This is a predicted structure of a 350-nucleotide part of an RNA (small-subunit ribosomal RNA, central domain) from a wastewater metagenome. Its mean pLDDT, the model's own confidence on a scale to 100, is 88.

Context: one part of a larger RNA
RNA sequence: CUGGGCGUAAAGCGUGUGUAGGCGGCCAGGUAAGUCGGAUGUGAAAGCCCCGGGCUCAACCCGGGAAGUGCACUCGAUACUGCUUGGCUUGAGUACUGGAGAGGUUGGUGGAAUUCUCGGUGUAGAGGUGAAAUUCGUAGAUAUCGAGAGGAACACCGGUGGCGAAGGCGGCCAACUGGACAGAUACUGACGCUGAGACACGAAAGCGUGGGGAGCAAACAGGAUUAGAUACCCUGGUAGUCCACGCCGUAAACGAUGGGUGCUAGGUGUCGCAGGCUUUGACUCCUGCGGUGCCGUAGCUAACGCAUUAAGCACCCCGCCUGGGAAGUACGGCCGCAAGGCUAAAACUC
Repeated sequence: CUGGGCGUAAAGCGUGUGUAGGCGGCCAGGUAAGUCGGAUGUGAAAGCCCCGGGCUCAACCCGGGAAGUGCACUCGAUACUGCUUGGCUUGAGUACUGGAGAGGUUGGUGGAAUUCUCGGUGUAGAGGUGAAAUUCGUAGAUAUCGAGAGGAACACCGGUGGCGAAGGCGGCCAACUGGACAGAUACUGACGCUGAGACACGAAAGCGUGGGGAGCAAACAGGAUUAGAUACCCUGGUAGUCCACGCCGUAAACGAUGGGUGCUAGGUGUCGCAGGCUUUGACUCCUGCGGUGCCGUAGCUAACGCAUUAAGCACCCCGCCUGGGAAGUACGGCCGCAAGGCUAAAACUC
């Protein structure tokens, strides 16, 4: 190479946009590059195979034949692929109408709660725990009422719900903006799928500069517990958590399941849209399309389970795996301010 695989055994890149490349709908014409057939030439000798012969046999040797996947040229075939010409509308897209949505960005705004400050009432405790203590409090705490400051997060609605490519997104209002879906026509006419590199996005933590800092809280300090307790529990508490800009680029980034298309029983919930029946209308019921769950047939699976949202049946493209450890490490390279990231071995060992 061939071959076998990737939900949980090793294996789907965190996600998207997209370059090259690979693959590509229906009808007809041309061409004949691929493809298929014939002829010719070539395909050294030796060897392999067949026939015959020589050493007493064999090995070995000699003669003849056959074969030689290949290459070149030539004559044909035209189903498929390619190239080219013309056409088509079902794939894809555009226009129009409509509603749904925590999709994104920016600005504004609201109430509850915590903390703090000021004032009133009020007096000896409060807090915390398994029990305590550290801690706070007669310089008036805790509790309670009023006023104010500031930061962060948005109870109920809320859902097995919705949106987004993923990460993720939740008070309210406005502006700007992306995508999906349904319906009815019209238009373009294969404009498609995938995607090595590349580029962009990418939770939390972390880093740089400047702000902000209520609560929470690594580190740290103290109190407990304990044989010890560098912990679990308690009292404090700094980075950080928040904002702006710039980095980092990782994750159990998970559905541990790459993307696309077609096909293959049903049942039941739910979200969006449309149509029908009924009705004054709204429901209910029926049907279609799109999403999201549960159960389940065939089939698949080592089993668990999956099952029209496939892990079933097929095709196309990409990524990845090849015993455990050493090791996602060393070295080198690239990236980064750093932390580190990406790429990625071997000796040795079982």